[in-house]
This is a predicted structure of a 352-nucleotide part of an RNA (small-subunit ribosomal RNA, central domain) from an uncultured bacterium. The prediction has a mean pLDDT of 82. Rfam family: Bacterial small subunit ribosomal RNA. Rfam links the family to the GO terms structural constituent of ribosome and ribosome.

Context: one part of a larger RNA
């Protein structure tokens, strides 16, 4: 290279946009690069294959024959791919009417609970636990009532319920903005699909700087438990959670399942959203239809667990990665990037 896989066995890039590459709808016409057939010239010989012969066989030797799977040139077909030219609307977009949503930034505003402070009541406890002490507290706490200050998260609503490309998004109003889904058939007229590199996005923790801390908390300090506890349980607590701009670039980043869902292939049944008929009391509720999100299941698949029109069927394009086990090891070394942490690339000796 062929083949063969990737959802739990090894193995799907964390997501996205997109250069180049690949692959790419219908229908007429031309070209003839590939692509098919004929011809020619080349493809030394020898050798390998087959057949005939020759040394008394064989090994070797000799004739001839096939092959030399290929270049080059010529003639020719036009199915398919290509190019070209022209033309259509189904793929893809635009427009136009409406829809639903914690999609995103910005900026405002509530309102409960926690802590703190300030004042009223009020008095010996409080707080924690398996029990307890550590702590608080007569310099009056815990409880209560009111006042106040701040900071960070938004109870019910809530739903295998929405939105989002993925992380990820959940009071409430403003403004800004990005997809999506239906329903129409006016326009464009194949503009499309993937997508090595490369751009950009990307929890948490982390790091730089400057702000800012209510609650909660790695470190750490005390108290208990124990043999002993560098832990769990208590009681205090500092990074740090927040915000602003910079970086980091990784996760069990999972649906452990790449995208286009393209396009086929039995049904049930729930839920969100829209459209079109029936129907009602103008609310239920039935039909049927697009495009979500669960369950269940049938062919089929599969090692089995299972998947099943949201595939893990059945097929196409196009990427990534796998396929010489475990371990050593996601380490060494050496390059990239990085403030640093480290990240990504990525072995081998050795062993079983």
């Nucleotide at each position: 290279c062929u083949g063969g896989g990737u959802g739990u066995a090894a193995a799907g890039g964390g997501a996205g946009c997109g250069c180049a590459g690949g692959c790419g709808g219908a229908c007429c016409g031309g070209c003839a690069a590939g692509u098919u057939g004929g011809g020619a010239g080349u493809g030394a010989a020898a050798u390998c294959c087959a057949u005939g012969g020759g040394c008394u066989c064989a090994a070797c030797c000799c004739g001839u024959g096939a092959a030399u799977u290929g270049c080059u040139u010529u003639c020719a077909a036009a199915a398919c791919u290509g190019c070209u030219g022209g033309c259509c609307u189904u793929g893809a977009g635009u427009a136009g009417u409406g829809c639903a949503g914690a999609g995103g930034u910005a900026g405002g505003u509530g309102g409960a609970a926690u802590u703190c402070c300030c004042g009223g009541u009020g008095u010996a406890g409080c707080g924690g636990u398996g029990g307890a002490a550590u702590g608080c507290g007569u310099a009056g706490a815990u409880a209560u009532c009111g006042g106040g200050a701040g900071g960070a998260a938004c109870a019910c609503c809530a739903g295998u319920g929405g939105c989002g490309a993925a992380g990820g998004c959940g009071a409430c109003c403003u403004a800004c903005u990005g997809g999506g889904c239906a329903c129409c058939a006016a326009c464009u007229g194949a503009c499309g699909c993937u997508g090595a590199g490369g751009c950009u996005c990307g929890a948490a923790a982390g790091c730089a700087u400057g702000g800012g801390u209510a609650g909660c908390a790695a470190a750490c300090a005390g108290g208990a438990u124990u043999a002993g506890a560098u832990a769990c349980c208590c009681u205090g607590g500092u990074a740090g959670u927040c915000c602003a701009u910079g970086c980091c670039g990784u996760a069990a980043a999972c649906g452990a399942u790449g995208a286009u869902u393209u396009a086929c292939a039995a049904g049930g049944u729930g839920u969100g959203g829209g459209u079109g008929g029936g129907g009602u009391a103008u609310g239920a509720c039935c039909c049927a239809u697009c495009g979500g999100u669960g369950c269940c299941g049938c062919a089929g698949c599969a090692a089995a667990c299972g998947c099943a029109a949201u595939a893990a069927g059945u097929a196409a394009u196009c990427c990534a990665c796998c396929c010489u086990g475990g371990g050593g090891a996601g380490u060494a070394c050496g390059u990239u990037c990085g403030c640093a942490a480290g990240a990504a690339u990525g072995a081998a000796a050795c062993u079983c």